[in-house]
A computed fold for a 73-nucleotide RNA from candidate division WWE3 bacterium UBA1397, annotated as transfer RNA. The source organism's lineage runs through Bacteria, Bacteria candidate phyla and candidate division WWE3. Its mean pLDDT, the model's own confidence on a scale to 100, is 84.
RNA sequence: GGGCCGUUAGCUCAGUUGGUAGAGCACCGCAUUCGCAUUGCGGGGAUCAGCGGUUCGAUUCCGCUACGGUCCA
Numbered sequence: 001g002g003g004c005c006g007u008u009a010g011c012u013c014a015g016u017u018g019g020u021a022g023a024g025c026a027c028c029g030c031a032u033u034c035g036c037a038u039u040g041c042g043g044g045g046a047u048c049a050g051c052g053g054u055u056c057g058a059u060u061c062c063g064c065u066a067c068g069g070u071c072c073a
């Protein structure tokens, strides 16, 4: 320098033909307990890596950039 893959909640990850962004764990509250843990119920939390383009509409399609992984030189 080039090819491919990845980047979504604090963490690990879903999210396929473009149309309201989700789960588990974690966190907070309530119930349960003498108390803690467990369990049950409820709640908060994401400018979907950044910038631009296409579109009525983009996490999703296209381009460039950044970071990480991998292969080639």
Stems, first nucleotide, its partner, number of pairs: 001072007010025004019056001027043005049065005
It was read from a public genome assembly. It matches the Rfam family "tRNA". The family's RNA type in Rfam is transfer RNA.